The part of an RNA shown here (small-subunit ribosomal RNA, 5' domain) has 503 nucleotides and comes from an uncultured bacterium.
Context: one part of a larger RNA
């Protein structure tokens, strides 16, 4: 003196645009946050209104509607959102490698879709369970599942060419042998779809050099350790796992502390130093721990299954649950918001679309938490009102301040109009808002700290080493410019100081 996600105290008028659990990765009430597709399949209500028949209880036909709720299948829940516990590690940050690799959907490009079958939900019908949820039998569709056949084309095994390689399983390329496809469905003439294969594009994995904490009052560490063969495993290289052999590896390594990384941000003339909140990029993580399954992709935040803790339910047999999502609540804590509106925008997901979801996100709400900008009025007014303080009692000062006169209309407040933001029409949560017009009155709006030096601002009481002040030095023990009031100054100004951190 500069910054902060900021708290305190006193004060406090308006808008813009941003920003808010730094603490208990503590527990959690309620709602909402991921679901679409009937143009992939089979199945299918009810209320209510029309009408008929009626023993007046009631039943049937029509519509409601191939609707709504669920099934079976698809894509999608691996994105988007959230936290930093945890991790000194190829985790991040940067240059590379990858001849060791993978990739739905999209694009380009080639070539192809023949027959056939058998279930299993849903639905029925018996039954168990207090529930959660289920059991046995029986019926059925597919863009669901199986099975021949075809094979441009891939895999693989064997025989081989060829060029580049430090080599290979990597390219080009030849036989022979074995092995892989598929829904011609749906739509109804537009199309969307299947299936194999090559290449893109975007995304990943895996490896590698270098780079950024602290600590020697840790000095040695190590048995899948460190290499080899061989086999497993995997999209894939690897001691990754495994079985056998040799005995290696490392060394500021091992430990122990603190700690997401980074583009950045503060600070500084730079170096540097300190820091990692919002925004973006990357990890890890999802009640604590471990699994693994589905899937192109997860060991999966709102899936699963086990083990634990806590909480609820029970008819005591058994079941249910995870806000480190957006809100909102207890609790901690100096201390950090609304159980708001809307899919209008932009983006995503599904859908041929209409369209539906979307607490992403676009808005509103609240906190002077910061950062800008605007106001609280202007111009004139006495050698100077009272009133207040001081006085050497003349007078000084407060002060053009005020009155009072005159203007002005930024905010205000009332009327009235009234938007962009929506790429062909219509469609706007924000929002009757911003904005403009016209009235109306100066009208609702100034405080906060200091005034002994440093430091910019001095006097008069009251106190009397007391009360009290203080960053440092230091005032206070009867004239205190240092306490505490007042008057008076000085600074900053909707803020104004304190305290914490940091340059």
């Nucleotide at each position: 003196g500069g910054a902060u996600g900021a708290a305190c105290g006193c004060u406090g008028g308006c808008g813009g645009c941003g920003u808010g659990c730094c603490u208990a990765a503590c527990a959690c009430a309620u709602g909402c946050g991921a679901g679409u597709c009937g143009a992939g399949c089979g199945a299918g209500a009810a209320a209510g209104c029309c009408u008929c028949c009626u023993u007046c209880g009631g039943g049937g036909g029509g519509u409601g509607a191939g609707u709504a709720a669920a099934g079976c299948g698809g894509c999608g829940g691996a994105c988007g959102g959230g936290u930093g516990a945890g991790u000194a590690a190829c985790a991040c940050g940067u240059a590379g490698g990858u001849g060791a690799c993978c990739u739905a959907u999209c694009c380009c490009a080639a070539a192809g879709a023949g027959g056939g079958g058998g279930a299993c939900a849903a639905u029925c019908a018996c039954u168990g369970g207090a529930a959660a949820c289920g059991g046995u039998g029986g019926c059925u569709a597919a863009u669901a599942c199986c099975c021949c056949a075809u094979g441009c084309c891939c895999u693989u095994a064997c025989c081989g060419g060829g060029g580049u390689u430090a080599g290979a399983g990597g390219c080009c390329u030849g036989g022979u042998a074995a092995g892989g496809a598929a829904a011609g469905g749906c739509g109804a003439u537009a199309g969307c779809g299947c299936u194999u294969u090559g290449g893109g594009a975007g995304g990943g994995g895996c490896c590698u050099g270098c780079g950024g904490c602290c600590u020697a009052u840790c000095a040695g560490c190590u048995a899948g350790u460190u290499g080899g063969u061989g086999a497993g495993g995997u999209a894939a290289a690897g001691g990754c796992u495994c079985a056998c052999c040799a005995a290696g590896g490392c060394a500021g390594a091992c430990g122990g502390g603190u700690a997401g990384g980074g583009g950045g941000c503060g600070u500084g003339a730079g170096a540097g130093c300190g820091u990692g909140g919002c925004c973006c990029c990357c990890c890890a993580c999802a009640c604590g721990g471990g699994c693994a399954c589905u899937g192109a992709g997860a060991c999966a935040c709102g899936g699963g299954c086990c083990c634990g803790a806590c909480u609820c339910c029970u008819a005591c047999g058994g079941g249910a649950g995870g806000c480190a999502g957006c809100a909102g609540u207890g609790a901690g804590g100096g201390a950090u918001c609304u159980u708001g509106c809307g899919c209008a925008a932009u983006g995503g997901g599904g859908g041929a679309a209409a369209c539906c979801c979307u607490g992403a996100c676009g808005c509103a709400g609240c906190g002077a938490c910061g950062c800008c900008g605007c106001g609280u009025g202007g111009a004139g007014g006495a050698a100077g009102a009272a009133g207040g303080c001081c006085u050497u009692c003349g007078g000084g000062u407060u002060g053009u301040a005020a009155a009072c006169u005159c203007c002005u209309u930024u905010a205000c407040u009332g009327u009235g109009g009234g938007a962009a933001g929506a790429g062909a029409g219509a469609g706007g949560a924000c929002g009757g808002u911003a904005c403009c017009a016209c009235a109306g009155g100066a009208a609702c709006a100034a405080g906060u700290c200091c005034c002994g030096g440093c430091u910019a601002a001095c006097u008069a009481c009251g106190u009397g080493c007391c009360a009290g002040c203080a960053g440092c030095c230091g005032c206070g023990g009867u004239a205190a410019a240092a306490c505490g009031u007042a008057g008076g100054g000085g600074g900053c100004g909707a803020g104004c100081g304190u305290u914490a951190u940091c340059c």